[in-house]
RNA sequence: UUCUUAUCAAGAGAAGUGGAGGGAUAUGGCCCUAUGAAGCUUCGGCAGCGGGUUCCGUCAGGAAUACUGUGCCAAAUCCAUCGGGUGAUCCCGAAAGAUAAGCA
Repeated sequence: UUCUUAUCAAGAGAAGUGGAGGGAUAUGGCCCUAUGAAGCUUCGGCAGCGGGUUCCGUCAGGAAUACUGUGCCAAAUCCAUCGGGUGAUCCCGAAAGAUAAGCA
C1' cells in the first nucleotide's frame, strides 16, 4: 500500500509550547479559531477492535475488566455531492474516508 470483514447519530480535555489557520481531499454550505488554529510535549480521560485476566455457559457464545497493542477526546464521518423514494421536507442505499482485525 492493495484486498477482505466489522463498526462509524454513544463516549471522553486540561496545561505548556506555538502563532494562523482548522474541520481527510475538491466544490458548495455551515462551523471552530487572537477569549489563541494546526503541529509538538506532558498529564488526564473515553472506548471492549485484537491480546491477556476473571466470571457464566446449553460449548454456539455471552458478560466484566483500561493490564497490553492500537484508536479516539467540537458539531452524525459537521452536512451535501452519486442512485432511489418523496408534495415540501425528509428517508434509504452507494461511493469516498476513518479505525480495528486478518491476508499478500
A computed fold for a 104-nucleotide RNA from Terribacillus saccharophilus, annotated as SAM riboswitch aptamer (S box leader).
It matches the Rfam family "SAM riboswitch aptamer (S box leader)". About the family: The SAM riboswitch is found upstream of a number of genes which code for proteins involved in methionine or cysteine biosynthesis in Gram-positive bacteria.
The coordinates come from a structure-prediction model, not an experiment, and the mean pLDDT is 81.
The organism belongs to Terribacillus, within Bacteria.
Of the family's consensus pairs, 88% are formed in the model.